[in-house]
Molecule: transfer RNA
Organism: Candidatus Niyogiibacteriota bacterium
RNA sequence: GCGGGAGUAGUUUAGUGGUAAAAUAGCUCUCUUCCAAAGAGCAGUCGGGGGUCCGAUUCCCCCUUCCCGCA
Numbered sequence: 001g002c003g004g005g006a007g008u009a010g011u012u013u014a015g016u017g018g019u020a021a022a023a024u025a026g027c028u029c030u031c032u033u034c035c036a037a038a039g040a041g042c043a044g045u046c047g048g049g050g051g052u053c054c055g056a057u058u059c060c061c062c063c064u065u066c067c068c069g070c071a
Stems, first nucleotide, its partner, number of pairs: 001070007010024004018054001026042005047063005
């Protein structure tokens, strides 16, 4: 340099045009003599920019980071 893949909550991952979700972690409450465990609740997320569309995490283009292969 060329080709392919990945980037979603602090972490691990679903979701693939129509309200962004689960587990775990965090915080609060209940329970308990206390702690732990258990239960209930709360907050937190689509790598950046542009385009298409009534509507984009999803489709298209560019950039960026990482991984794999070729040279």